This is a predicted structure of a 93-nucleotide RNA (SAM riboswitch aptamer (S box leader)). Rfam family: SAM riboswitch aptamer (S box leader). Rfam's curators write: The SAM riboswitch is found upstream of a number of genes which code for proteins involved in methionine or cysteine biosynthesis in Gram-positive bacteria. Its mean pLDDT, the model's own confidence on a scale to 100, is 81.
RNA sequence: GCCUUAUCAAGAGCGGUGGAGGAAUCAGGUCCUAUGAAGCCCGGCAACCUGUUUUAAGGUGCUAAAUCCUGCGGAUUAUCCGAAAGAUGAGGA
Numbered sequence: 001g002c003c004u005u006a007u008c009a010a011g012a013g014c015g016g017u018g019g020a021g022g023a024a025u026c027a028g029g030u031c032c033u034a035u036g037a038a039g040c041c042c043g044g045c046a047a048c049c050u051g052u053u054u055u056a057a058g059g060u061g062c063u064a065a066a067u068c069c070u071g072c073g074g075a076u077u078a079u080c081c082g083a084a085a086g087a088u089g090a091g092g093a
């Protein structure tokens, strides 16, 4: 990387470092950002697995906005539902 499966409208810093981008890709939009972006460290949150006295703790994960919204299909069509795609955990050949 592939397959299966569960969840995805909740939750999480006025910190340090860094120094211009970021929000999965493609497209359209919109938003965040020098009142410091991404990344890293610390802190925190708590979904799965392990563990346990079912309290500690460990392994990942997450830590702007619904997976930021839409794109494909349907409907009672300013919205809602379903899928596709994606993210994370666990298992598997």
Base pairs, nucleotide, nucleotide: 002092003091004090005089006088007087008086013042015041016040017039021032022031023030026071027070028069029068043063044062045061047060048059049058050057067085072082073081074080075079
Notes
Of the family's consensus pairs, 97% are formed in the model.